This is a predicted structure of a 95-nucleotide RNA (c-di-GMP-I riboswitch aptamer) from a Nitrospirales bacterium. It was read from a public genome assembly, where an Rfam model found it. Taxonomically the source falls in Nitrospirales (Bacteria, Pseudomonadati, Nitrospirota, Nitrospiria).
RNA sequence: UCGUGAUAAAGGCAAACUAUCCGCAAGGGUAGGACGCAAAGCCGAGAGACCUGUGCCGUACUCAUCGAUGCGUGCAGGUUCGUCUGGUUGCCGAA
Numbered sequence: 001u002c003g004u005g006a007u008a009a010a011g012g013c014a015a016a017c018u019a020u021c022c023g024c025a026a027g028g029g030u031a032g033g034a035c036g037c038a039a040a041g042c043c044g045a046g047a048g049a050c051c052u053g054u055g056c057c058g059u060a061c062u063c064a065u066c067g068a069u070g071c072g073u074g075c076a077g078g079u080u081c082g083u084c085u086g087g088u089u090g091c092c093g094a095a
Stems, first nucleotide, its partner, number of pairs: 005092001012037002017032006035082001041088003045085003048080009058071003
């Protein structure tokens, strides 16, 4: 230096929940709080999942049509880095 991660040391972050604010929503900010995390630091780059809008096809509903709604699917926008992969930066030094 690179890999790597221990019953090590110094530390760091902060799930659920509560209060409050922002957002149509997914979700996010702040304070408290700790489930956990060797990158649970940063980046929305590839996917996954979720939300909003819209189109299409079929189906359900109806006597039938229209329409609304649900399921499926495409497109556009958004959310999630504590879903995964990737990029990038970083503390320490046992085996």